[in-house]
Model confidence (mean pLDDT): 88 of 100. A computed fold for an 81-nucleotide RNA from a Candidatus Rokuibacteriota bacterium, annotated as c-di-GMP-I riboswitch aptamer. The organism belongs to Candidatus Rokuibacteriota, within Bacteria. It matches the Rfam family "c-di-GMP-I riboswitch aptamer". Rfam links the family to the GO term cyclic-di-GMP binding.
């Protein structure tokens, strides 16, 4: 330093549901609240899904959304085995 990840240690985050607020909609933020999570921290490159909108005729293309779907990029605490 790389891999790896403990019933460790100091800390993070924060699902679903509730309230607002913002959007045509996915969904976002903010506040309650934890189900989980060693990258659940960033980035929509591939793939998915999922929403508006077009052409159409069972598929395309646009322009968004979701990183808590998988992959992939880039950064980062701690140290048992």
């Nucleotide at each position: 330093u790389c891999u790896c990840g403990a019933c460790a240690a100091u800390g993070g985050c924060a699902a679903a549901c509730c309230c607002g607020u913002c959007g045509c909609g996915a969904g976002a933020c903010g506040g309650g609240g934890a189900c989980g999570c060693a990258a659940a921290g960033c980035c929509a490159c591939g793939g998915g899904u999922c929403a508006g909108g077009c052409g159409a005729g069972g598929c395309g293309c646009c322009u968004g959304a979701c990183a808590g779907c998988c992959g992939g990029g880039c950064u980062a605490c701690c140290g048992a085995a």